[in-house]
RNA sequence: AGUAGCUCAGUAGGAUAGAGCGUCAGUUUCCUAAACUGCAGGUCGGGGGUUCAAAUCCCUUCUGG
Repeated sequence: AGUAGCUCAGUAGGAUAGAGCGUCAGUUUCCUAAACUGCAGGUCGGGGGUUCAAAUCCCUUCUGG
């Protein structure tokens, strides 16, 4: 340090967990690319605890630097 396929945001606890890129579909085009529109995609590394409520606090563990 670990949150979507990739790169990351979100931490003095609270709303249906987000962005960009990518994938897929569509529009456009003779075709491709580009552009535009839309969808899908995450049990927030695993387990446990505290709390009315945990991505966020505590313990433990795994992985990487």